[in-house]
RNA sequence: CAGGCUGGCCGGGCGGUCGCGGCCCGGUGCACCGCACCGGGUCGAGGAAAGUCCGCACUCCAUAGGGCACGACGCCGGGGAAACCCCGGGACGGGGCAACCUGCCGGAUCAGGGCCACAGAAACAAACAGCCUUUGCCAAGUGCAAAGGUCAUGGUGAAAAGGUGGUGUAAGAGACCACCGGCGUCCGCAGCAAUGCGGGCGGCCAGGUAACCCCCGCCGGGAGCAAGGCCAAGCAGGGACGAGAGGCGGCCCGCCUCACUUGAGUCCUGGGUAGGCUGCACAGAGAGAUGAUCGCACAGGCGUAUAACAACCGCCGGACAGAAUGCGGCUUAUAGGCCAGCCUGAAGA
Numbered sequence: 001c002a003g004g005c006u007g008g009c010c011g012g013g014c015g016g017u018c019g020c021g022g023c024c025c026g027g028u029g030c031a032c033c034g035c036a037c038c039g040g041g042u043c044g045a046g047g048a049a050a051g052u053c054c055g056c057a058c059u060c061c062a063u064a065g066g067g068c069a070c071g072a073c074g075c076c077g078g079g080g081a082a083a084c085c086c087c088g089g090g091a092c093g094g095g096g097c098a099a100c101c102u103g104c105c106g107g108a109u110c111a112g113g114g115c116c117a118c119a120g121a122a123a124c125a126a127a128c129a130g131c132c133u134u135u136g137c138c139a140a141g142u143g144c145a146a147a148g149g150u151c152a153u154g155g156u157g158a159a160a161a162g163g164u165g166g167u168g169u170a171a172g173a174g175a176c177c178a179c180c181g182g183c184g185u186c187c188g189c190a191g192c193a194a195u196g197c198g199g200g201c202g203g204c205c206a207g208g209u210a211a212c213c214c215c216c217g218c219c220g221g222g223a224g225c226a227a228g229g230c231c232a233a234g235c236a237g238g239g240a241c242g243a244g245a246g247g248c249g250g251c252c253c254g255c256c257u258c259a260c261u262u263g264a265g266u267c268c269u270g271g272g273u274a275g276g277c278u279g280c281a282c283a284g285a286g287a288g289a290u291g292a293u294c295g296c297a298c299a300g301g302c303g304u305a306u307a308a309c310a311a312c313c314g315c316c317g318g319a320c321a322g323a324a325u326g327c328g329g330c331u332u333a334u335a336g337g338c339c340a341g342c343c344u345g346a347a348g349a
Stems, first nucleotide, its partner, number of pairs: 001345010013296006020044011046320001050331002053329005058224004070220002073217002075089005090105001092103004106215002112213002114209003128154002130150008138141001162180006181205002183202008228278004237269005244258005298318001300316004
């Protein structure tokens, strides 16, 4: 210098003008409350406010205790209120030359069942071909048939009952032996542990799948701020008083209408609807405010500008997105930039 990996951070800045929402103060108007207008002050989105996927607070409902069912989770250590959360470590895989990235994680010999496409005789105690023995037959052949033995060989398959070599046998076989691999068990060393390394013993060697049921461990009652709490018109209902009430009119008289057991009118009560307040936050709510424009500077790109390098000039130009009870996580979207450490390659000293 070029390419890359990991972790962290920023994600637009300053000023002018115009505007939007909450709260407070002052003025004016409607006589007070409250509302409207004007002026001023102050506060006003994010790293994800998003998806609503996990966990919790809070609230109401249910609930003696326990169990069943259903669901989530499942290597080890630490953190955390908890979590399909975070950090570190481990076993088994995948990618990269590397830095590093990434998938998965209880149980399938000590519970049990199911399933394993196609092919194949058979998908778990397997004889299709082949090999071997015995018996029978006659056409006398390396013939055919029957009974039996046998996973050494072949074929099928993703997978066929540990592998290689030997002993053995009628032919064969962990049947037996040596070495290798696995499993179980015992021991030593290292580690908090998961686990790793080493050794002894046992022929124990019958596959896979638990994201099929299941078993084991651990956890979980339900619904959600449209939760819930408070106030409360009109109207239904209940109660008390109760003989007047309304129109014409400035007032009286007068006239008209309605009511007086089926009760006008007034008052009290009332469940709670409309509506309001709260829950609710140093933005906040109510279908929802936080923007527009101009100038300056800055990151970046292009041009001037080509064999290649180079700007003090010109032009362009800054993503994803947007609160609605709050909080902790996860996931997803995101132009561009900054910082630190590391890897690979090249050149130079």
A computed fold for a 349-nucleotide RNA from an Anaerolineales bacterium, annotated as Bacterial RNase P class A.
A source record names the gene rnpB.
Model confidence (mean pLDDT): 78 of 100.
The sequence is in RNAcentral, with records from ENA.
Taxonomically the source falls in Anaerolineales (Bacteria, Bacillati, Chloroflexota, Anaerolineae).
Its Rfam family is "Bacterial RNase P class A". It is annotated as a ribozyme.